[in-house]
RNA sequence: AUUGAACGCUGGCGGUAGGCUUAACACAUGCAAGUCGAACAGCGGGAGCUUGCUCCUGGCUGACGAGUGGCGGACGGGUGAGUAACGCGUGGGAACCUACCUAAUAGUACGGAAUAACUCAGAGAAAUUUGAGCUAAUACCGAAUACGCCCUACGGGGGAAAGCGGGGGAUCUUCGGACCUCGCGCUAUCAGAUGAGCCUGCGUUGGAUUAGCUAGUUGGUGAGGUAAUGGCUCACCAAGGCGACGAUCCAUAGCUGGUCUGAGAGGACGAUCAGCCACACUGGGACUGAGACACGGCCCAGACUCCUACGGGAGGCAGCAGUGGGGAAUAUUGGACAAUGGGCGAAAUCCUGAUCCAGCAAUACCGCGUGUGUGAAGAAGGCCUGAGGGUUGUAAAGCACUUUCAGUAGGGAAGAAAGGUCAAGCGUUAAUAGCGUGACUAAUGACGUUACCUACAGAAGAAGUCCCGGCUAACUCCGUGCCAGCAGCCGCGGUAAUACGGGGGGGACAAACGUUAAUCGGAAUUACUGGGCGUAAAGCGCACGUAGGCGGCUUUUUAAGCUAGAUGUGAAAGCCCUGGGCUCAACCUGGGAACUGCAUUUAGAACUGGAAGGCUAGAGUAUGGUAGAGGAGUGUGGAAUUUCAGGUGUAGCGGUGAAAUGCGUAGAGAUCUGAAGGAACAUCAGUGGCGAAGGCGACACUCUGGACCAAUACUGACGCUGAGGUGCGAAAGCGUGGGUAGCAAACAGGAUUAGAUACCCUGGUAGUCCACGCCGUAAACGAUGUCUACUAGCCGUUGGGUUUCCUUGAGGACUUAGUGGCGCAGCUAACGCAUUAAGUAGACCGCCUGGGGAGUACGGCCGCAAGGUUAAAACUCAAAUGAAUUGACGGGGGCCCGCACAAGCGGUGGAGCAUGUGGUUUAAUUCGAUGCAACGCGAAGAACCUUACCUACCCUUGACAUCCAGAGAAUCUGUUAGAGAUAGUAGAGUGCCUUCGGGAAUUCUGUGACAGGUGCUGCAUGGCUGUCGUCAGCUCGUGUCGUGAGAUGUUGGGUUAAGUCCCGUAACGAGCGCAAGCCUUAUCCUUAGUUGCUAGCAGGUAAUGCUGAGAACUCUAGUGAGACUGCCGGUGAUAAACCGGAGAAAGGUCGGGACGACGUCAAGUCAUCAUGGCCCUUAUGGGUAGGGCUACACACGUGCUACAAUGGUCGGUACAGAGGGCUGCAAACUCGCGAGAGUAAGCUAAUGUCAGAAAGCCGAUCCUAGUCCGGAUUGGAGUCUGCAACUCGACUCCAUGAAGUUGGAAUCGCUAGUAAUCGCGGAUCAGAAUGCCGCGGUGAAUACGUUCCCGGGCCUUGUACACACCGCCCGUCACACCACGAAAGCCGGGAGCACUUGAAGAGGCUGUGGUAACCCGCAAGGGGGCUAGGUCUCAAUGGUGAACUUGGUGAUUGGGGUG
Repeated sequence: AUUGAACGCUGGCGGUAGGCUUAACACAUGCAAGUCGAACAGCGGGAGCUUGCUCCUGGCUGACGAGUGGCGGACGGGUGAGUAACGCGUGGGAACCUACCUAAUAGUACGGAAUAACUCAGAGAAAUUUGAGCUAAUACCGAAUACGCCCUACGGGGGAAAGCGGGGGAUCUUCGGACCUCGCGCUAUCAGAUGAGCCUGCGUUGGAUUAGCUAGUUGGUGAGGUAAUGGCUCACCAAGGCGACGAUCCAUAGCUGGUCUGAGAGGACGAUCAGCCACACUGGGACUGAGACACGGCCCAGACUCCUACGGGAGGCAGCAGUGGGGAAUAUUGGACAAUGGGCGAAAUCCUGAUCCAGCAAUACCGCGUGUGUGAAGAAGGCCUGAGGGUUGUAAAGCACUUUCAGUAGGGAAGAAAGGUCAAGCGUUAAUAGCGUGACUAAUGACGUUACCUACAGAAGAAGUCCCGGCUAACUCCGUGCCAGCAGCCGCGGUAAUACGGGGGGGACAAACGUUAAUCGGAAUUACUGGGCGUAAAGCGCACGUAGGCGGCUUUUUAAGCUAGAUGUGAAAGCCCUGGGCUCAACCUGGGAACUGCAUUUAGAACUGGAAGGCUAGAGUAUGGUAGAGGAGUGUGGAAUUUCAGGUGUAGCGGUGAAAUGCGUAGAGAUCUGAAGGAACAUCAGUGGCGAAGGCGACACUCUGGACCAAUACUGACGCUGAGGUGCGAAAGCGUGGGUAGCAAACAGGAUUAGAUACCCUGGUAGUCCACGCCGUAAACGAUGUCUACUAGCCGUUGGGUUUCCUUGAGGACUUAGUGGCGCAGCUAACGCAUUAAGUAGACCGCCUGGGGAGUACGGCCGCAAGGUUAAAACUCAAAUGAAUUGACGGGGGCCCGCACAAGCGGUGGAGCAUGUGGUUUAAUUCGAUGCAACGCGAAGAACCUUACCUACCCUUGACAUCCAGAGAAUCUGUUAGAGAUAGUAGAGUGCCUUCGGGAAUUCUGUGACAGGUGCUGCAUGGCUGUCGUCAGCUCGUGUCGUGAGAUGUUGGGUUAAGUCCCGUAACGAGCGCAAGCCUUAUCCUUAGUUGCUAGCAGGUAAUGCUGAGAACUCUAGUGAGACUGCCGGUGAUAAACCGGAGAAAGGUCGGGACGACGUCAAGUCAUCAUGGCCCUUAUGGGUAGGGCUACACACGUGCUACAAUGGUCGGUACAGAGGGCUGCAAACUCGCGAGAGUAAGCUAAUGUCAGAAAGCCGAUCCUAGUCCGGAUUGGAGUCUGCAACUCGACUCCAUGAAGUUGGAAUCGCUAGUAAUCGCGGAUCAGAAUGCCGCGGUGAAUACGUUCCCGGGCCUUGUACACACCGCCCGUCACACCACGAAAGCCGGGAGCACUUGAAGAGGCUGUGGUAACCCGCAAGGGGGCUAGGUCUCAAUGGUGAACUUGGUGAUUGGGGUG
């Protein structure tokens, strides 16, 4: 885009068209083919008389009820079952028929015998039928005639007919008529037209998993038969005919003009309309006829239905309506012959479900309408909202107008012409018949209440459907919460859904709109136009060669192909163009063009083909050479392994990652000598050679194939490819017979392992080898078919040739045939290929068409088998695949770094305790954090509070905020009840500002808006934080490269702590990171000296910067300087830089801190805070008391203290830094063993205080022990803080004195003022550190180095990974479902074969019976002919049998697919 559509929802009108696609299923009822009286008789009426004959007359009472006869029922109408065919289409052909019609010629004379109807008598339920008798014809028969006709032996012979109607002037008459004439009819014949029959070229679906088919088959002769040719039929003869250009068989199908689609070529279809064919319940058959083997005829058989008196009969809607059934689905048992057409008739008429009309249904196409203009308060309502507004929306209302269509009323065409009647004009005629022509008059309409026109009234009666995530035009709210649902593809839905459902809004189309089904297109996705095959699907493993296809140069000829013209045909309709008619359109109609085709004919001769001739460039032959693992056979050789024999010789050998099995004291292994036997041929050896491929490797000989080179000669297109076919064809495997050293499937043993039917080891059989025969496959690969030609180069290498070069060499150059590497153009999706093409072209073959199922099943062929070859479908998925890119990953590679390992020091893991976590418990043990990166974490401090948890008791506008109303100052004190919150009661108290109205602040009461929530979601979020990681990375602009993703830069060579710097470089620059800058520390200068300092001067003390004084020093805290690889040497590339040195307080980042790129982990936090959404609202909010967070079989993390002598205890004694302090730090003094208490100076701090630093040093003691180590636990007594130490604080004293004697596997920290060790301070805090954050004192060891573990960076490589290796993914098993194969069988279908049966019918034979026409005969009768019957042949159907083919089903079974 389309449809003969259907379904859902909706539905105003008209025009036009179409309407059982399924059951060629079955059919009730009605109708669809009759007509003619001018063929016949009969019937009625009348007349005449000769009473049984003749004549007249009748449709106004049926324009015919039955019959004889004629014509028509072969047309028209229906359907598409069958048919793959001369059925259809197209073009030809000859051997034929043709009723009615046209034209022409000739005739139409004489006789005869019957028979329906009818009457009578029967049979039967009926359908129907028997016998006897009468009768007519345009029914039937005979003889006559025969222009032309037919047959012929050329002499001859044969064969027709029918009458009917109208009219009538002469003539005749038996008065009927004869006769004449006109018309219709009849007979014969020749033509025409029309319509049939037959033959034929070409075209006409799929399957080869259908390859051979055929016996009247193919042809001939003769005969029969037909309208006619012909094996159409028969007899005889011959053995043909068809087939890979697809016979036969199977399946499917009516064919065409055309229809739909498409740019076309094509593809699909074959409704309506038109042409042809076939069929008429199924099968067979003939009759009649001009025509049939006959839809509404006959006979027979079969199935089905109906009637029946059971004896027998009847029927055929695939005609029009209609019914049932089937189905998703398709209409009225309508009107009329008015028109068009058909049949009969002389005609009027009659008949006509053909046809014309109407009815039904939006089935399709076309047209019209459902109003138009105005109208902003932008109404109301709805929806949304950022709360302002926006939108629905000029939409509505309102105002003004119009009236198509529908409605009512009235008017009103065209479709109508023939024909008939009347009158009587003209021509023909003897004529007033008849025929032709003209004029006049009247009649005929189913549709039809027509089309059309006019009037009337009133906006009045007339809009829906689908869609709104992208494709694809159109967006928001609510509900729902992977549910319900949507979905054409991708996909949407798991609490903020533009995707589900609803609302609002919007978009598209519109009397429709969507969905489904179907066809074509897009699809170059079967590629003729117009595709491909190295890696995506796809080159046969290789060759030879048949058919076929294709084929070098040239001359002549031919004209098959080819080109041009002409003629015929290519039906009409349709399509297209152009006119016309319906108001337009759809629709109808005139004309034209076209129908790309076929046939005939004329001309041409370039090209292809054919014929004849020539040529040598393709191909081949000859001559001479060359290289070679080319092939086959026979023989020979040495090295090595093994075995055997012997010698020497002794304890192991062998094997592995390490072992063991195994061998060995019966002498192995080792070594020497000898022998046997089999297999394979080291070095040479080479991207070297040969071969078609597979493949070929010691040497010699014999036989043999091919290639190459050079120069000539010869043949003269002999060529290329190659469906089928044939041959060759690795390894493994198979058969028969040999052989067997080594190796080695299977197998055995030993190891390894969780297991190990493996990898490793020890053995070991087939096999490997030979001969002969099979198999016929491989990643049989260059994943690249064969042949030919052309298209830049450079460098190797093998074989041959030339000698033009220099020189003589294993030289160079050129040439040719191979074989490699690189590379341009070109090609390619890219990778890559690139004279050995995957380039440019030609020829031929093979093959491909999404993945899986599957190279499978079934069938065929081959094979001994294994199996091979050919080769599907159902079902299932939305992908599968190629090349390249960026990442990530690797038990890949390279380089490098880090307390990463190593080297060291000290720990943890064992003990006790502290603390956190898990688990368990509990009314509650609140919550969060969970590998590194949770676990002395949030918590810088849970007795109450905190507190979020539990129990109990209370409050409900609330403990807190804002607003409103009312009242009251606020506030404070006492007392009672209660666990308290709270409640009651008593009292004190009347404030501030004021414009005197009131206001501000505050308290209480009340109402509702609201408050409140540590309730949920860190996977809705902000902010903050952790982590990789202080790792050196992460990016951008422009340019360039690439089809693109992307790349380049950022890679490379060096160097660095560093993407730090240098050099190189299709890149050049830049940004965030690094570094620097900032703080601190180390040195110095300078400034300033109090509370700090004190060298010199002076004074003073028991002593002390204590005092005067000083400003030097220390110190304090400000400003500066200093370090930059700056200098020197070396190395390096004359670089960056590194190494060493000098100087320096400090040297290569001096040490430390702060500082954390792009990003990752949906990392952590809704319980710091903030916040969307959801949830609670007399509770999930608020208050109070008590309890809990402190539980305790257990497990883990982090710590403290230890286990002791480098120590413990006691005594003496020395030296810090950094901090804190008014609710505070507190000296001194007194008391207490002590914690501490009392009292109290000083200090808002360089002043006073916490505050004694400890390890250390000097002494003493302990003497290796569960101790004078260790201090848990427990008892007692206290201190302090606090409202309160019971659950549940810290400390002190006395007593007690547990485990623990250095810690398994494993694991942590640290590289210098570091580890280790020692103490001190601070935050939090009423009190409560072994934790945390700081401070100083003492103060080491070790680093060879980067193989390994972990983490990280850069480059590179592989990848089937990309939620990225915690990835992906294979197979079995279990379960569910689905389709398919096999299967003992079972049940159907189909076509043929053989035998049998043999209806109707036709033909042949016969003629027992019967017999009007003709002949003979006076007659009887006879003859001729015909015929009933009989019989033979053909033959439908039925039956039987053996095979074939196809479908269904089948216990069980096999694999496959999906989950």

A computed fold for a 1459-nucleotide RNA from an uncultured prokaryote, annotated as small-subunit ribosomal RNA.
Its mean pLDDT, the model's own confidence on a scale to 100, is 83.
The RNAcentral record of the sequence draws on ENA.